[in-house]
RNA sequence: GGCGGGAUAGCUCAGUUGGCAGAGCAAGCGGCUCAUAUCCGCUGGGUCGUGGGUUCGAUCCCCUCUCCCGCUA
Numbered sequence: 001g002g003c004g005g006g007a008u009a010g011c012u013c014a015g016u017u018g019g020c021a022g023a024g025c026a027a028g029c030g031g032c033u034c035a036u037a038u039c040c041g042c043u044g045g046g047u048c049g050u051g052g053g054u055u056c057g058a059u060c061c062c063c064u065c066u067c068c069c070g071c072u073a
Stems, first nucleotide, its partner, number of pairs: 001072007010025004019056001027043005049065001051063003
């Protein structure tokens, strides 16, 4: 240099023939307990990597760029 994959909650990751953004863990609160843990319930937390385009509508489709990983010369 060429090709491919990835970037979504504090962490690990789902998601979609384009139509309200989710789970587990973690955090906070409550229940249980003499108490802690386990367990059960609830709550908060997101510019969906950047900037554009298409569309009534974009995490999703198209283009650019940034960063990470792999293959190859």